This is a predicted structure of a 524-nucleotide part of an RNA (small-subunit ribosomal RNA, 5' domain) from an uncultured prokaryote. Its mean pLDDT, the model's own confidence on a scale to 100, is 87. Its Rfam family is "Bacterial small subunit ribosomal RNA".
Context: one part of a larger RNA
RNA sequence: GAUUGAACGCUGGCGGCAUGCUUAACACAUGCAAGUCGAACGGCAGCACGGGCUUCGGCCUGGUGGCGAGUGGCGGACGGGGGAGUAAUGCAUAGGAAUCUACCUAGUAGCGGGGGACAACCUGGUGAAAACCAAGCUAAUACCGCAUAAUCCCUACGGGGCAAAGCGGGGGAUCUUCGGACCUCGCGCCAUUAGAUGAGCCCAAGUCCGAUUAGCUUGUUGGUAGGGUAAAGGCCUACCAAGGCGACGAUCGGUAGCUGGUCUGAGAGGACGAUCAGCCACACUGGGACUGAGACACGGCCCAGACUCCUACGGGAGGCAGCAGUGGGGAAUAUUGCACAAUGGGCGAAAGCCUGAUGCAGCAAUGCCGCGUGUGUGAAGAAGGCCUGAGGGUUGUAAAGCACUUUCAGUAGGGAGGAAAAGUUGAUGGUUAAUAACCAUUGACCGUGACGUUACCCACAGAAGAAGCACCGGCUAACUCCGUGCCAGCAGCCGCGGUAAUACGGAGGGUGCAAGCGUUGUUC
Numbered sequence: 001g002a003u004u005g006a007a008c009g010c011u012g013g014c015g016g017c018a019u020g021c022u023u024a025a026c027a028c029a030u031g032c033a034a035g036u037c038g039a040a041c042g043g044c045a046g047c048a049c050g051g052g053c054u055u056c057g058g059c060c061u062g063g064u065g066g067c068g069a070g071u072g073g074c075g076g077a078c079g080g081g082g083g084a085g086u087a088a089u090g091c092a093u094a095g096g097a098a099u100c101u102a103c104c105u106a107g108u109a110g111c112g113g114g115g116g117a118c119a120a121c122c123u124g125g126u127g128a129a130a131a132c133c134a135a136g137c138u139a140a141u142a143c144c145g146c147a148u149a150a151u152c153c154c155u156a157c158g159g160g161g162c163a164a165a166g167c168g169g170g171g172g173a174u175c176u177u178c179g180g181a182c183c184u185c186g187c188g189c190c191a192u193u194a195g196a197u198g199a200g201c202c203c204a205a206g207u208c209c210g211a212u213u214a215g216c217u218u219g220u221u222g223g224u225a226g227g228g229u230a231a232a233g234g235c236c237u238a239c240c241a242a243g244g245c246g247a248c249g250a251u252c253g254g255u256a257g258c259u260g261g262u263c264u265g266a267g268a269g270g271a272c273g274a275u276c277a278g279c280c281a282c283a284c285u286g287g288g289a290c291u292g293a294g295a296c297a298c299g300g301c302c303c304a305g306a307c308u309c310c311u312a313c314g315g316g317a318g319g320c321a322g323c324a325g326u327g328g329g330g331a332a333u334a335u336u337g338c339a340c341a342a343u344g345g346g347c348g349a350a351a352g353c354c355u356g357a358u359g360c361a362g363c364a365a366u367g368c369c370g371c372g373u374g375u376g377u378g379a380a381g382a383a384g385g386c387c388u389g390a391g392g393g394u395u396g397u398a399a400a401g402c403a404c405u406u407u408c409a410g411u412a413g414g415g416a417g418g419a420a421a422a423g424u425u426g427a428u429g430g431u432u433a434a435u436a437a438c439c440a441u442u443g444a445c446c447g448u449g450a451c452g453u454u455a456c457c458c459a460c461a462g463a464a465g466a467a468g469c470a471c472c473g474g475c476u477a478a479c480u481c482c483g484u485g486c487c488a489g490c491a492g493c494c495g496c497g498g499u500a501a502u503a504c505g506g507a508g509g510g511u512g513c514a515a516g517c518g519u520u521g522u523u524c
Base pairs, nucleotide, nucleotide: 001524002523004521006520007519008518009517010516013371014370015369016368017367018366019364020363021329026327027326028325030324031323032322035074036073037072040071041070043067044066047065048064049063050061051060052059053058081282083280090207091206093204095202096201099199100198104195105194106193107192108191110189111188112146114144115143121136123134124133125132126131152161153160154159166187167186168185169184170183171182174181175180208254209253210252215245216244217243220242221241222240223239224238225237226236227235257279258278259277260276261272262271263270264269284305285304286303287302288301307318308317309316310315335361337360338359339358343357344355345354346353347352374404375403376402377401384395385394386393387392408465410460411459413457414456418451423445424444425443426442427441428440429439430438468513469512470511471510472509473494474493475492479508480507481506482505483504489496490495
């Protein structure tokens, strides 16, 4: 000199864009952060409408819109968080073969015919509660056989084995038990091939300090056989052999998430790894599996432990390293805000619902950038202050005065863009037996904004509301007076102060930066 997630002192007008618990991975009150689908299903608690009854108090009714709880599907493995652990099961670069992949895309072949349950519900019971038990009824895209098998799997090449589910819209003939069958369209389901995406595994060289850590290792190193996995493999087991690593630093100990990058530097290098992005590991502590395409699962389950809470003492409940917020720790770090309008995600045919992701707003000079605090004129060089050699000098065109301007802030009015969709209704095309329905393209109409009193524009008023901080001995830009008297004090280094202190304290003056300025800490 540069730098900073900074803090402290004094001061503080506005805006834009960023950033904001670096400490206790300490404990957490409260609210919210993951739901959705009635176009899978049986139903109907509540609401609205319709219908029926009525003694006018009400009662009944799934008939309709819908829908609590329940069965079922998909999603809760993403998104969000903090960095405890990890020195290599990690990361980064470059390769590899023995693998899986829901949803999505393309292709091929199918979706036939049956069965038995379990919730909800009802009845009874236990319990303070959490919850649980027994008996009975019932549906499905829930569950289980049978049939079929182009592919696929196994094979001794003869053969053997494995599947599915329906739902919704529309409809001219034909049939009908008047429910529908049937046709068609859309969605869905099953098998399989390929792709895409994502993930698992292996290898090479690279990846901090310590030798005041020199030897380490028995599933250890390799083989055979078997098991296990989606998959190679001591991953596991039995047997056999005695190997494997190490001064090119094994093992042990300490420290640490890694990278893209950030800071500095001419570079080489050094230091760091906040925000943003990729990967990893973690989710009260330790262990475990279940479900699933995917987890050994932050807001799932089980066990143990510590802690907190409820309890009728028998037993139960919980996990903010999600967003806010509280206590605590600390030099120190924000609102228990608004909205799903946009972008993105989950579910859904869609409308839509959910979304503390996200978009915004609030707080903080924490940082960077921009703007303003007025402009011109004005010498009687006013008054006052300070100095003085007492003449004067300086503050100083500074002020006052005169003439202007109105950025920003203030008040009032106007006012983009972020919005494309969705919906309604026409046209054309596709599909179809069909002019219906559905899909695609296109026209018109309607119309969705948290921010928001938006940005921006215009008008009004009046210089009106807006400057401080540090320093002035040398380094280092800037000097005098008074007070003090080795005292009080200053100080980055040299050093100042013991009666004329440009070095302490105050004043006048000056210098440097400026909504900041200094100090302290960090790194180069």